[in-house]
A computed fold for an 87-nucleotide RNA from Nitrosospira sp., annotated as c-di-GMP-I riboswitch aptamer.
Its Rfam family is "c-di-GMP-I riboswitch aptamer". From the family's description: GEMM was predicted in a large-scale screen for bacterial structured RNA regulatory elements. Genes associated with GEMM are involved in a diverse array of functions, including chemotaxis regulation, signal transduction, secretion and chitin.
RNA sequence: AUCUGUAAAGGGCAUACCUCGUGAAAGCGGGGGACGCAAAGUCAACGGUCUACAGGGCAUUUGCCCCAGGACAGCAGGACUGCCAGA
Numbered sequence: 001a002u003c004u005g006u007a008a009a010g011g012g013c014a015u016a017c018c019u020c021g022u023g024a025a026a027g028c029g030g031g032g033g034a035c036g037c038a039a040a041g042u043c044a045a046c047g048g049u050c051u052a053c054a055g056g057g058c059a060u061u062u063g064c065c066c067c068a069g070g071a072c073a074g075c076a077g078g079a080c081u082g083c084c085a086g087a
Stems, first nucleotide, its partner, number of pairs: 002087004012037002017032006035074001041080003047075001048072003053069001055066004
């Protein structure tokens, strides 16, 4: 440097759900909690998914539709970085 994650050590992260905060929402943050994860670390430029405040269209018993400047990196690909061990 490259590949691999069978065993070990030290550990790390944290699904659903509950709760508080935040946000129009999706979601995010704190606490609890663990389904899982060897990149479940970072990046939203690409595909995909979620939401639809503002804006636009239609309607006019307050609704429906379109739309990302919003969100998801634990949907997948990609880029960058990284612990331990083995080859």
Description: The organism belongs to Nitrosospira, within Bacteria. The prediction has a mean pLDDT of 88.